[in-house]
RNA sequence: UGAAAAUCAGGGCAAACCCGCUGAAAGGCGGGGACGCAAAGUUAGCGGUCUACGGAGCAUGGUCCUUAUGACAGCGGGGCUGCCAGC
Numbered sequence: 001u002g003a004a005a006a007u008c009a010g011g012g013c014a015a016a017c018c019c020g021c022u023g024a025a026a027g028g029c030g031g032g033g034a035c036g037c038a039a040a041g042u043u044a045g046c047g048g049u050c051u052a053c054g055g056a057g058c059a060u061g062g063u064c065c066u067u068a069u070g071a072c073a074g075c076g077g078g079g080c081u082g083c084c085a086g087c
Stems, first nucleotide, its partner, number of pairs: 012037002017032006035074001041080003046076002048072003054067002057064001058062001
C1' cells in the first nucleotide's frame, strides 16, 4: 500500500402473544414477554395506511357506501435531539 475476515464498552427500546384498564372502533396505557431496531428517541407540518361514534347518500332499515375532527412515528421521507468509535 492492497485485499479479505472479524469486531469494543456502557447500555437502551420492545414485535407477536397473555392479563388488566380505557375507547364506538382503529388504537392507547400498565404488567409480563422478546420478533427485531444504531435512532424502534421525539415531532402528525408532507405522503401513505387504519377506524367510522357522528354526518351525508342509497335503502327501509343493512355485515351497504362515503367521510376525520380520531389513530398509526415498528410505513416512507422531513425537522429536532442523543450514545460510542475514528478524524
Molecule: c-di-GMP-I riboswitch aptamer
Organism: Thiotrichales bacterium